[in-house]
Record summary: Small-subunit ribosomal RNA from an uncultured bacterium, 1396 nucleotides, folded computationally. The sequence is in RNAcentral, with records from ENA. Its mean pLDDT, the model's own confidence on a scale to 100, is 85. Its Rfam family is "Bacterial small subunit ribosomal RNA".
RNA sequence: AAUUCGCCCUUAGAGUUUGAUCCUGGCUCAGGACGAACGCUGGCGGCGUGCCUAACACAUGCAAGUCGAGCGGAGACAGUGAGUAGCUUGCUAUGAACUGUUUUAGCGGCGGACGGGUGAGUAACGCGUGAGCAACCUUUCCUUGACAGGGGGAUAAGACGACGAAAGACGUUCUAAUACCGCAUGAGACCACGGUCUGACAUCGGACAGGGGUCAAAGGAGCAAUCCGGUCAAGGGUGGGCUCGCGUCUGAUUAGAUAGUUGGUGAGGUAACGGCCCACCAAGUCAACGAUCAGUAGCCGACCUGAGAGGGUGAUCGGCCACAUUGGGACUGAGACACGGCCCAGACUCCUACGGGAGGCAGCAGUGGGGAAUAUUGGGCAAUGGGGGAAACCCUGACCCAGCAACGCCGCGUGGAGGAAGAAGGUUUUCGGAUUGUAAACUCCUGUUCUUGGUGAAGAGAAGAAGACGGUAGCCAAGAAGGAAGCCCCGGCUAACUACGUGCCAGCAGCCGCGGUAAUACGUAGGGGGCAAGCGUUGUCCGGAAUGAUUGGGCGUAAAGGGCGCGUAGGCGGCCCGGUAAGUCUGGAGUGAAAGUCCUGCUUUUAAGGUGGGAAUUGCUUUGGAUACUGUCGGGCUUGAGUGCAGAAGGGGAGAGUGGAAUUCCAUGUGUAGCGGUGAAAUGCGUAGAUAUAUGGAGGAACACCGGUGGCGAAAGCGGCUCUCUGGUCUGUAACUGACGCUGAGGCUCGAAAGCGUGGGGAGCAAACAGGAUUAGAUACCCUGGUAGUCCACGCCGUAAACGAUGAGUGCUAGGUGUUAGGCCCUUUCCGGGGCUUAGUGCCGCAGCUAACGCAUUAAGCACUCCGCCUGGGGAGUACGACCGCAAGGUUGAAACUCAAAGGAAUUGACGGGGGCCCGCACAAGCGGUGGAGCAUGUGGUUUAAUUCGAAGCAACGCGAAGAACCUUACCAGGUCUUGACAUCCCGAUGCUAUUUCUAGAGAUAGGAAGUUUCUUCGGAACAUCGGUGACAGGUGCUGCAUGGCUGUCGUCAGCUCGUGCCGUGAGGUGUUGGGUUAAGUCCCGCAACGAGCGCAACCCCUACUGCCAGUUACUAACAGGUAAUGCUGAGGACUCUGGCGGAACUGCCGGUGAUAAACCGGAGGAAGGUGGGGAUGACGUCAAGUCAUCAUGGCCCUUAUGUCCAGGGCUACACACGUGCUACAAUGGUUGGUACAGAGUGACGCGAAGCGGCGACGUGGAGCAAAACGCAUAAAACCAAUCGUAGUUCGGAUUGGAGUCUGAAACUCGACUCCAUGAAAUUGGAAUCGCUAGUAAUCGCAUAUCAGCACGAUGCGGUGAAUACGUUCCCGGGCCUUGCACUCAACGCCCGUCA
Repeated sequence: AAUUCGCCCUUAGAGUUUGAUCCUGGCUCAGGACGAACGCUGGCGGCGUGCCUAACACAUGCAAGUCGAGCGGAGACAGUGAGUAGCUUGCUAUGAACUGUUUUAGCGGCGGACGGGUGAGUAACGCGUGAGCAACCUUUCCUUGACAGGGGGAUAAGACGACGAAAGACGUUCUAAUACCGCAUGAGACCACGGUCUGACAUCGGACAGGGGUCAAAGGAGCAAUCCGGUCAAGGGUGGGCUCGCGUCUGAUUAGAUAGUUGGUGAGGUAACGGCCCACCAAGUCAACGAUCAGUAGCCGACCUGAGAGGGUGAUCGGCCACAUUGGGACUGAGACACGGCCCAGACUCCUACGGGAGGCAGCAGUGGGGAAUAUUGGGCAAUGGGGGAAACCCUGACCCAGCAACGCCGCGUGGAGGAAGAAGGUUUUCGGAUUGUAAACUCCUGUUCUUGGUGAAGAGAAGAAGACGGUAGCCAAGAAGGAAGCCCCGGCUAACUACGUGCCAGCAGCCGCGGUAAUACGUAGGGGGCAAGCGUUGUCCGGAAUGAUUGGGCGUAAAGGGCGCGUAGGCGGCCCGGUAAGUCUGGAGUGAAAGUCCUGCUUUUAAGGUGGGAAUUGCUUUGGAUACUGUCGGGCUUGAGUGCAGAAGGGGAGAGUGGAAUUCCAUGUGUAGCGGUGAAAUGCGUAGAUAUAUGGAGGAACACCGGUGGCGAAAGCGGCUCUCUGGUCUGUAACUGACGCUGAGGCUCGAAAGCGUGGGGAGCAAACAGGAUUAGAUACCCUGGUAGUCCACGCCGUAAACGAUGAGUGCUAGGUGUUAGGCCCUUUCCGGGGCUUAGUGCCGCAGCUAACGCAUUAAGCACUCCGCCUGGGGAGUACGACCGCAAGGUUGAAACUCAAAGGAAUUGACGGGGGCCCGCACAAGCGGUGGAGCAUGUGGUUUAAUUCGAAGCAACGCGAAGAACCUUACCAGGUCUUGACAUCCCGAUGCUAUUUCUAGAGAUAGGAAGUUUCUUCGGAACAUCGGUGACAGGUGCUGCAUGGCUGUCGUCAGCUCGUGCCGUGAGGUGUUGGGUUAAGUCCCGCAACGAGCGCAACCCCUACUGCCAGUUACUAACAGGUAAUGCUGAGGACUCUGGCGGAACUGCCGGUGAUAAACCGGAGGAAGGUGGGGAUGACGUCAAGUCAUCAUGGCCCUUAUGUCCAGGGCUACACACGUGCUACAAUGGUUGGUACAGAGUGACGCGAAGCGGCGACGUGGAGCAAAACGCAUAAAACCAAUCGUAGUUCGGAUUGGAGUCUGAAACUCGACUCCAUGAAAUUGGAAUCGCUAGUAAUCGCAUAUCAGCACGAUGCGGUGAAUACGUUCCCGGGCCUUGCACUCAACGCCCGUCA
C1' cells in the first nucleotide's frame, strides 16, 4: 500500500421527429478490446503471437525406445593360439579353443496408458465447488518385517524341407534364460467358522487369540567388499475409480414422459457400490420449482468491457474431460478398451502376378483443397524435462533456439543549434498584401541508428570436459546528415478553410444530410488538424443504453389493467407470552492449485517483459456464540374477518298472471277526390271509394308522465301492475367464533349487440333487395316498399371505444357544497330547522403528484401485499402450428423485409361550406356603362428574313411608349471597320481641325481642292488630327432565383412591436383580452401589469369665410379729361381680383342619453359642425411580386464580333380570340340660323393679330408679345327661332373613288387634315360583368406634356348637374374575440385507393 462499516476515490454526454416547445421513444456517434482481414505506406530492436474455415484428403522425412550387468546365438576386430597344409626347417597360409573390445535379428524385462495434438461428440456428476467411500485399486518410489529349498517340461532364434508376386505363413528337428510350471516352507495375507474385547454412522467396522483351507520367489555384476535385482506382507506417498449437495444455454408454436422403466428378494459380474446384468414379485418413478423432446455448446482458472451490479468470450498459458479415418469389440497390463497396438465391419487411398495384401499427420515440418485469412519439408539435445540402463550412454519435432509475418504490446530513430533579403517557387488576393515560413538555402555541431574494421561474453551453481543460439549481445575505433514518413480527416456531432473544376451529373454519406452555375459536405490543389512506423476501413463484443430497470423503468391520454367474478397451487399476512435456532448477524478452523488482476520491492540503461513478497479470490464446508426481525412449535387476546339479534331502502334475479295508451290489420257505417312524401319531387295508395271520421274485433311488441350526474347489481345489465321463490347491501347493538384474512398463475362460471342450430311467433321497425329522386356518376345520404332479424323456449358463440380508455385489498393525508339510505343529540304548537356520524353518489378546491392536460379522502397523493400487461413504427393481431367452435370465427401468436422516425400534451399562426361582433359602392336601393355593331388601341395566336424586348389573375393587356415614315431601334437581309462610334495611358508624324467644295458609290467610305491654333526661357509645352503598339474600350448579351435603388399589392386596412415586471419546466402568455365608444390599438372604465416605440390623428398643400398689409400688366365706386364706343387717360386703393401675413371650428356653448366617464343624439350661433371637402403622407411585414432594357452592380459569356457605322426593310403583317376606349343606333334628338357665360394653361427653332385669297384644309401678311400687358382663343352643352315626324331616315358615319392642304431630305410600304362623291354594320345588345353616395354620377367643351408632323390615349381645367341607401340575411375583401384541426411550403394544405 492493496482490502473496507465509514472517510477518501470512482459514476460525463451529443446528433436526429416540430414553425417552435416539453415529454415518450427508437436509430446513430464519440471510448475500450481483438488469434483478425482488407487498402495505402513501411527504418531498427526487445518480448509475445500466428488454420477461428474442411474432426477435408494427404506425397516425403522425422516424432518411442532402451537394456548384452536376464538369455542362447550370429558377426566383426584385436590378442593368445592346440593343430593342419605347403615347402626354401623357419617362413607362409589356414585354424579348433580361449581372452578382450564391439555390433544386435530373436527370447526376456521395463517403457510404448507419459509427453505432443484437436474440440468432432457431450446439456452430462461432463465441468466447477464442497463433502463422502465403514463400497475400492495403485507399476515405479520411500519406510518396516520375513524369505529365496529342491525340481521339471517346453519354445523363438538357428538348421533342413517346402508355399506365396508380395505381405507373410507352414512342417520337421535342436537349444537358453531374471521366460514358463508343479512340490516344499508360511512370519504374513486371503476365505469360512465359533469365542472375547471394542468403535459407532443405518447397512456395519476394528482388535486379539484358536484350529481348518489356499498362496511365494531369480538371478546378475564384481577378485572381493559390496551393489543391483527377486518373493510375500504392513505402513506411507503418488496416481486413479465410484457416490452425493449446490451451480451450469435457448425454446411451452415441445405437456406429459417412462417396461429394466421405479422398488424389493436372490443369484451373477466388477478393484469396488449399484438394474451393471439375470430370474421372480410389486406398480411404481419423473414433471409447471419445467419432465420429455428439439436446437446450440467441450467446462473451468481466467480474458474483454463496465463506477459497480452485470454483459460477452473460453485463442495463446494452466487444470479437467472427450476424441484419434467412421462404427463396434475385446486382449495385454499396475494402469487402455490404447493417436504413431490387435481383431471385425464401412468409406476412401495405394500395391498386385487378380489369388490376395497395405494404410490412417486432430504429433513436427510440409502438400493439395477450402477460405477474407494464419509461418520453415531449419539447427540442437548445450539447457529444462521425460523413457530405458548399474553406468558410460542411447532416444526425445517435448523442449531450447533460429527463419517468415508491423499480427499485437513496448522502446528508439529519421538529426541538433543558429539563420530575414522574411529569397525563389506554390497558393490566394480587396493587387496593398497575406500565407507556406526559421521552413529552405547557408554556418557550426552531434553520431542513437547506419557502414566498415577490431575485441568479444554470461547462459555450464562446487574438479575437469561439453554452447544449437553465435563470432550473437555487449564494448572500442573510424567514416558520413549522409540511408530512414506516412496515413486519415477538415458541414454539425468533432480538433481543423480557402481556390478551382463539376452542375441532382459525376460522386459523398456513421446519423442528420450534401450536389439542380458562386458546394468550407463531390474531385483536385494550397493551407490546416489528428495520429505516427503506422494510419484508415470492415467485422465482432462490452460501454454509452436507466433501451429488460436487483442496484435502476413503467401501464388515464405516449407501448401497456385481463370484460367481470368465484376459487386451486403459490406469494403475503393482526396483538401478547414462551420454546427452538432454519433464515439472519458474528468469532474460529479447513478449503478456495499455480499462473493472471491489484499493491509493493528487485531487475533488463527505460518500457513492455521477468522475478520476490503481500493483498484479494466477494464462494463452499464445518464449529462456537447472539436472538431484535422472519420462519417453526405451543399457549392466549379481539381490533381484521365471520355469525346472531333489532331495523332500512332498492328498475338485483327467476317464474306465473294481469292492465291501459299507441301503431298496423280486418269488418261495417258516414263521406269524396285526393292521400302520402320532400329542399323540391317522384315511385307508392286512391272512383273496384283511399286519406279523414265513427263503432266493433284481431294480434304482437314496448311500457309515456313519475324520471332525477336518483336507485340496485361483480360486470354485462335492470323501468307498467300483482303474486310466489330467491341473492346481495346498509344502519344499530356488542351476545358468539377467535386470524378463520388479502391476492390469485392454471381452472371454472357469468358475459351487450350481431351471428348460428331446432321449434314457435311476427304489430311496428328494418340489414339484404326493388323502385323513385339527387348526382358527372350515386352500388350512399332523402323518399316509397320490403325479407332475414328484432320477440319466446332450448342449445351454441365469447367478442365490443366490454371505457372511469384508471386491476383487487388495507392504512394514512386541509376543506367547502349538493344529493340517496339510515342512526344519535338539540330545538320546535305543526310544517320544519340545527349539529354529529355511517354507507353510497356528484361538483369545486389545498398540499402533493403529473410531460402537460389534469387527478386531488370515489387519487393519477404517501406506503405495503398480490395478480395481469409493455419495451420504436410498419409488416400484423397477419402466417404457420396447436386448442376451442356446426359455421362465422375466437384464443395463443412469429419471422423475412422495410423506415428514421411513429407518437403524447401543450404553443404560435394559417384554414373551416364553425360561432359571435364590426367595417368597406361588398351586397341591397339607384344612375350610367361593358358584353352585340363599326372604328381606334393593346395583347394572345398565326405568319414572316425580321414581325426587337419586357409586363401575365386581382396587382399584364390606350402597360414601359409624355407620341416607330428616316432617326428612335434594341430586330432582319446586305455592305463596311477592328485599339475600334466613346474614355485613359505610350510612341511617331503633321499643324492641322472646324468650315466650304469636286469626283466615285445606295450610303458608310475612299480620293482631291481651298482653309496655316495658342503660349514660349525658342529647347519645347499645350491642343487638335492622322498613323502605330498593347493594356483596354464596347455589349439593350445571360442570370430580378446573386443584388442595390425604385415600384406594385394586401391597404390609408388598424394594426405591428419593445423594455421592465408577473405567469409557465418550456415554446410562449400577459400588456394588445374584457365592458362601452370611435373612421381609427380613437378615447374612457376595469384589470399583474406599468410604461414606451412604429402606425392612426394632428402638423404640410389646395379649396370654402373674413381681417390687415400691398397695388401693376388686374380693377373702376367717387373726382377730372376724352371717344362713335370701350378703365381709353389723369387719378384712386373703396369694390372685384391678385398674393403675403393673420383670424376662424375646439364637441367650445345649451338640452337629452350614457356609468357622474369616453362618447352619441338634437339644438343655438356661424361662411363652414363634429377628421368641413380634396390632396400629399403607405407601420411590422407578405407575394424568391416587377424591373440586369432608366441607372448602378457581383458572377458568367462575346472580343476581325453577341462590338461599331451605313442605306433599305421590319416593329404598322392578319382565317381568328380577348381587354380598354371612341362613335352610334336617334326627337331629352339631327340640321340650319341667331345670341350668352368659363377656368386652367401655353408661346422665341415660338404664339402669331388685323387685313386679303381660297367652299375648306390652308395660303399670304407680319402688328403685338419673353406675356395678369400681345397671341393661341369663336368655349361647348345652354338659350331663342325654323325644319325634320319614327324611317336604316335630313339618324349613323365605316368603307371606297376623285381632288387637295400641311409638316418633313423623304408621307409607297406607313402621317394628319380639307372638299366633292359614296353611305356599310348598327333599331339599345345572351350568359355574364364594371363604375359611382354630391358639386359625385352622367353630360359638355377647353388646355397642356410628348411633338417637324401625327391623340378616340394620358394629365389637368372649368360649364350644366341628378337618383338612391329599408338594411347587413346573402356574394367578395378585411379587422377583433372564440372554437376544432392529422395543416405550418400553412386548404392551390394534408391525405386514401386504383391504374401507368